[in-house]
The RNA shown here (SAM riboswitch aptamer (S box leader)) has 98 nucleotides and comes from Staphylococcus carnosus. RNAcentral holds the sequence, with entries from Ribocentre. Taxonomically the source falls in Staphylococcus (Bacteria, Bacillota, Caryophanales, Staphylococcaceae).
RNA sequence: AACUUAUCCAGAAUGGUGGAGGGACUGGCCCGACGAUACCAGGCAACCUAUUUAAGUUAGGUGCUAAUUCCAGCAGGUGAAGACCUGAAAGAUAAGAG
Repeated sequence: AACUUAUCCAGAAUGGUGGAGGGACUGGCCCGACGAUACCAGGCAACCUAUUUAAGUUAGGUGCUAAUUCCAGCAGGUGAAGACCUGAAAGAUAAGAG
């Protein structure tokens, strides 16, 4: 790299380091020198493990911390149109298997 299962309309104040691109891909639309992305602290959450009758709490392994996975991409449906709805695909995370 590839496989299986589950979830993805909730939540996450802020501070420090650092200094240019970032939001997976493509198109759009956004964020960013009023300092983004990233890293650290803090915070949120509760997938797995331990504990517990259970819920919960705590600890550990992860994860997340602009916008619904930011929206769409493929198929179907509704509508005069703008547009909207449903299901996939792709992606992300966890656990497992190999």